[in-house]
Context: one part of a larger RNA
RNA sequence: CGCAGGAGGCCUGAGGGAAUUCCCCCUUAGUACGCAAGGACCAGGGGGAACGCGGCUACGGUGGUCGGGCUGUCACGCCAGUGGCACCGCCCGGAAGCCGCCCGCGGCACGGAUAAUCGCUGAGAGCAUCUAAGCGAGAAGCCGUUCCCGACAAUAGGCCUCCCACUCCGAAAGGGGGUAAGGGCACGGGCAAGUCACCCGUUCGAUGGACGAUCGCUGCAGGCCUGGCAACAGGCAGAGGCAGGUCGCUCCAAUAGCCCGAGGA
Numbered sequence: 001c002g003c004a005g006g007a008g009g010c011c012u013g014a015g016g017g018a019a020u021u022c023c024c025c026c027u028u029a030g031u032a033c034g035c036a037a038g039g040a041c042c043a044g045g046g047g048g049a050a051c052g053c054g055g056c057u058a059c060g061g062u063g064g065u066c067g068g069g070c071u072g073u074c075a076c077g078c079c080a081g082u083g084g085c086a087c088c089g090c091c092c093g094g095a096a097g098c099c100g101c102c103c104g105c106g107g108c109a110c111g112g113a114u115a116a117u118c119g120c121u122g123a124g125a126g127c128a129u130c131u132a133a134g135c136g137a138g139a140a141g142c143c144g145u146u147c148c149c150g151a152c153a154a155u156a157g158g159c160c161u162c163c164c165a166c167u168c169c170g171a172a173a174g175g176g177g178g179u180a181a182g183g184g185c186a187c188g189g190g191c192a193a194g195u196c197a198c199c200c201g202u203u204c205g206a207u208g209g210a211c212g213a214u215c216g217c218u219g220c221a222g223g224c225c226u227g228g229c230a231a232c233a234g235g236c237a238g239a240g241g242c243a244g245g246u247c248g249c250u251c252c253a254a255u256a257g258c259c260c261g262a263g264g265a
Stems, first nucleotide, its partner, number of pairs: 005163007015149004021049007033038001051106005059100004066093005071086006110144003117137004164264001166177004182260004186202005207253003211248005216242003223236005
């Protein structure tokens, strides 16, 4: 932009795509078969590989916005305590999120038409013959069944619900204007995204932040006291600090508003 009024939901499914894998073990059974060596069909059960989809409770990684330790140097007048720089200065851990080495799930089963092949009936050709008429069986393959996209599927679909038939110019076609349902901008945001889109909220409100509690991480702050010449150790004290999760509260910010949008060939 189209889909012959304008909207909001929910569908249909033309068509398209994905998947379709493989191995091992056990039972049947050391049976059938075979002199032996060896060793099944059919049927049933179990385990796994790679691949795919999803997930983060546990395991493990990352986690340069969290906590702690350590070195050199400079600064805050000095001590103490901190800060800057040194690959995040180096190192030890690490919430959330994102991940895999981790966890869950998937391939099943079934139907249809067939290939090679195996058949039934059966002439031509009194027999025989799966074929010439006719009818079956039969593959990991084909078409369905499973999952995903899907009405620009221009033959442009369907159902439900909402808004109404305004006004000006014009002979009409058509054009202008303000609106309806509704939509957009704006604003607070998100398990969504990383321009956008999508989804939620906007005072008739719990959308984000702050604050409190708790979970979680770090690991026992500063300061003082005690002991020691001191380094340091112990006590107050699972302390102090804190990215994050959850709950609570309602202090702060979602303001003010603006625009678009039918009149039915």
Large-subunit ribosomal RNA, domain VI from a Bacilli bacterium, 265 nucleotides, folded computationally. NCBI's taxonomy places the organism under Bacteria, Bacillati, Bacillota, Bacilli. The prediction has a mean pLDDT of 87.